[in-house]
RNA sequence: ACGGAGACACCGCCGAGUCGCCGCAAGGCGAGCCGGGGACCCGGUUAACUGGGGUGAAUCCGCGCCAGCGGUAGGGAGCCUUCCGUCCCGAACCCGUCAGCUAACCCGGUAGGCGGCCGAUGGGAAGGAAU
Numbered sequence: 001a002c003g004g005a006g007a008c009a010c011c012g013c014c015g016a017g018u019c020g021c022c023g024c025a026a027g028g029c030g031a032g033c034c035g036g037g038g039a040c041c042c043g044g045u046u047a048a049c050u051g052g053g054g055u056g057a058a059u060c061c062g063c064g065c066c067a068g069c070g071g072u073a074g075g076g077a078g079c080c081u082u083c084c085g086u087c088c089c090g091a092a093c094c095c096g097u098c099a100g101c102u103a104a105c106c107c108g109g110u111a112g113g114c115g116g117c118c119g120a121u122g123g124g125a126a127g128g129a130a131u
Base pairs, nucleotide, nucleotide: 010116011115012114013113014112018031019030020029021028022027032110033109034108035107036106037105042100051098052095053094054093055092060071061070062069063068074089075088076087077086079128080127081125082124083123084122
């Protein structure tokens, strides 16, 4: 000098997954946010199977030596919205024969995983927010 790894601090990202109080802790109780069930009306309306349904952006199409490849609905990227542009994701899991919407009402979750050091947190616009 270059490259790599780790720790702390700081600053961020995906996601509902944050905050307050009590507790030695485990955990508990709330607020906020998120999800499910559940009437009239409306929708639907038989039977069967290859049942059906939910969270999520993660659905669908083609090819394939069935490993994967190419796309795609849709989704993400540094205060918020938006335009251009670039870079990415496009999974996984759950319920268990059962659920349309749905006021009252009832039930549940509040995890996990990552990154950065002028960097596409790039360029532009209007308005706002915060300090």

This is a predicted structure of a 131-nucleotide RNA (c-di-AMP riboswitch aptamer (ydaO/yuaA leader)) from Natronosporangium hydrolyticum. Its mean pLDDT, the model's own confidence on a scale to 100, is 81. Rfam family: c-di-AMP riboswitch aptamer (ydaO/yuaA leader). About the family: This family represents a conserved RNA structure found upstream of the ydaO and yuaA genes in Bacillus subtilis and related genes in other bacteria.